RNA sequence: GGAGAAAAAGCCAAACUUGUCGCGAGGCAAGGACGGAAAGCCAUGGGUCUUGAGCAAGAUCGCCAGGUUGCCUAAA
Numbered sequence: 001g002g003a004g005a006a007a008a009a010g011c012c013a014a015a016c017u018u019g020u021c022g023c024g025a026g027g028c029a030a031g032g033a034c035g036g037a038a039a040g041c042c043a044u045g046g047g048u049c050u051u052g053a054g055c056a057a058g059a060u061c062g063c064c065a066g067g068u069u070g071c072c073u074a075a076a
Base pairs, nucleotide, nucleotide: 003073004072011036012035016031017030018029019028020027021026034062040068041067042066044065045064046063047060048059049058050057051056
């Protein structure tokens, strides 16, 4: 470098509940643990969702792809 969760140290945290913010999709905090080798970050391209008659504006990175950064180190 690559590869991967075999080992070790750890990390994140679904659904749900409570509180809170938002018109809403949803966000934040606490509890919780379905899962995850980037379930870290980015809304760049798609997808899905929300508000809106439309134009448009938002949400989702734990939907897919891409970009970018990072822990560990058996076997190939």

A computed fold for a 76-nucleotide RNA from a Helicobacteraceae bacterium, annotated as c-di-GMP-I-GGC riboswitch aptamer. Rfam family: c-di-GMP-I-GGC riboswitch aptamer. Gene Ontology term of the family: cyclic-di-GMP binding. The organism belongs to Helicobacteraceae, within Bacteria. It was read from a public genome assembly, where an Rfam model found it.